[in-house]
RNA sequence: UCAGGCGAUCGCCGGACUGAGGAUUCAGGCCGGAGGAAAGUCCGAACACCACAGGGCAGGGUGCUCCAUAACGUGGAGUCACGGCAACGUGAAGGAAAGUGCAACAGAAAGUAUACCGCCUCGCUCUUGCGGGGUAAGGGUGAAACGGUGCGGUAAGAGCGCACCAGUUCCCCGGGCGACCGGGGAAGCUUUGUAAACCCCACCCGGUGCAAGACUAAAUAGGGAAGCGUUCGAGGGCGGCCCGUCCGAAGCUUCCGGGUAAGUCGCUAGAGGUACCGUGUUAAAUCGGUAUCCCAGAUGAAUGAUCGUCGCCUGUUUUCAGGGUAACCUGAUCUGCAGGAACAGAAUUCGGCUUACGAACCG
Numbered sequence: 001u002c003a004g005g006c007g008a009u010c011g012c013c014g015g016a017c018u019g020a021g022g023a024u025u026c027a028g029g030c031c032g033g034a035g036g037a038a039a040g041u042c043c044g045a046a047c048a049c050c051a052c053a054g055g056g057c058a059g060g061g062u063g064c065u066c067c068a069u070a071a072c073g074u075g076g077a078g079u080c081a082c083g084g085c086a087a088c089g090u091g092a093a094g095g096a097a098a099g100u101g102c103a104a105c106a107g108a109a110a111g112u113a114u115a116c117c118g119c120c121u122c123g124c125u126c127u128u129g130c131g132g133g134g135u136a137a138g139g140g141u142g143a144a145a146c147g148g149u150g151c152g153g154u155a156a157g158a159g160c161g162c163a164c165c166a167g168u169u170c171c172c173c174g175g176g177c178g179a180c181c182g183g184g185g186a187a188g189c190u191u192u193g194u195a196a197a198c199c200c201c202a203c204c205c206g207g208u209g210c211a212a213g214a215c216u217a218a219a220u221a222g223g224g225a226a227g228c229g230u231u232c233g234a235g236g237g238c239g240g241c242c243c244g245u246c247c248g249a250a251g252c253u254u255c256c257g258g259g260u261a262a263g264u265c266g267c268u269a270g271a272g273g274u275a276c277c278g279u280g281u282u283a284a285a286u287c288g289g290u291a292u293c294c295c296a297g298a299u300g301a302a303u304g305a306u307c308g309u310c311g312c313c314u315g316u317u318u319u320c321a322g323g324g325u326a327a328c329c330u331g332a333u334c335u336g337c338a339g340g341a342a343c344a345g346a347a348u349u350c351g352g353c354u355u356a357c358g359a360a361c362c363g
Base pairs, nucleotide, nucleotide: 001360002358004310005309006308007307008306009305010304012033013032014031015030017028018027019026020025035343039354040353042352043351044350045349046348047209048208049207050206054243055242056241057240059205060204061203062202063201064078065077066076067075068074079093080091081090082089083088094200095199099198100197101194102193103192116139117138118135119134120133121132122131123130124129147165148164149163150162151161152160166190167189168187169186170185171184172183173182174181175180213265214264215263216262223256224255225254226253227252228251235247236246237245238244272293273292274291275290276289277288278287312340313339314338315337316336319332320331321330322329323328
């Protein structure tokens, strides 16, 4: 990308037309009539209503950069990280030095080290131990033990100092819109991990939903009771709460009982499809222009059934070629026969995401 094609007969729905007719009706032929997901109802919107839809708190969403979009938690292109030999793949990718929490076992100890073995030193004891002080270089445990290697220094050691390396922070130069990349320098500064843990930071967020809503017609019992209230404002609206604001004037709220549940619109011409040209990044998402097309609108729910034929796939049969000792395998060709074709049905519409799935092609 595709989701079988064509024809005949009969049957349904919509549209425009023709004829008849009192008509809402009948007849006729013509045109059209389920999907890539129509599924899930996970996001976003159009549209409708809430008179207007304000401020704050709580709550929710997103989280590298740039671009796109009506918007999105979406798309495209990149940067970085991880994985891979690689083509590529994945990413819930801001902050751990604001704070809190968590990290099994082993180990002395898992984060400002009361140090297990050990090293140095002082005292006692008298040849083996005890006590005080200093230490974290060596050893052990562990995935990880408070940077690494070497030299100096020290009572013994330690970034304590130095050289090189690694990390971190800061400064400068070059490239890039940017995330960031490359290079140079300074500072002994040496910081465990975890935020799809709480949290902090930045940005964003009215609600309800086509069973929305509008109109027409009809029917009943303009029934009964209770509470509050009459401008000093009852009650109600604005997603939760507060503030604020609005409606409200004799009414408002709650309960019991009764009637109606019919028809029309919304309902398909669009943020629309297709082709070409340009735009953007050579190659993208997208946006613009020109041309052209109308491709379901059902309402207990239409879009179907049967037959024939062609095509696709699988198996078998015939013949040929190659391989092989053989069995057999691979490919091609013609005819016949048999079988198969997945997931799955619109209900206001659209942009995405997720899930289910048949064969072939492309990458």
About this RNA
Bacterial RNase P class A from a Desulfobacterales bacterium, 363 nucleotides, folded computationally. Its mean pLDDT, the model's own confidence on a scale to 100, is 76. The organism belongs to Desulfobacterales, within Bacteria.